[in-house]
RNA sequence: GACAGAGUAGAUGCCUUGCGUUAAGUGCCUAAAGAUGGGACGUCGCUUUAGGACGAAAACAUAUAGUAGUAAGUAAACGGUAUGGUAAUCGCGUCCGCUGUC
Numbered sequence: 001g002a003c004a005g006a007g008u009a010g011a012u013g014c015c016u017u018g019c020g021u022u023a024a025g026u027g028c029c030u031a032a033a034g035a036u037g038g039g040a041c042g043u044c045g046c047u048u049u050a051g052g053a054c055g056a057a058a059a060c061a062u063a064u065a066g067u068a069g070u071a072a073g074u075a076a077a078c079g080g081u082a083u084g085g086u087a088a089u090c091g092c093g094u095c096c097g098c099u100g101u102c
Base pairs, nucleotide, nucleotide: 001102002101003100004099005098010090011089012088013086014085015084017082018081019079020078021077028052029051030050031049032048033047034046038096039095040094041093042092059074060073062071063070064069
């Protein structure tokens, strides 16, 4: 010098424990901030905050009750639900590094 490789935040599945079903959360838009391969910078990826728009399905038993409804419960159901764990797969843009080969 050339070639190749490793390595991020995260995403998906499953499990555990929760949350909501009196609708939060998730998702969408706008603005700001933050962290992010080993280092620096960084976003069209991620997280947080604020504002805005939209928005939900149901089973079983008991009591009351004419039905609807109401109250409470369930080892039950639902939510593109939250944390943690886990297997496999995917997985940094620029520059500088690391490893291997020539």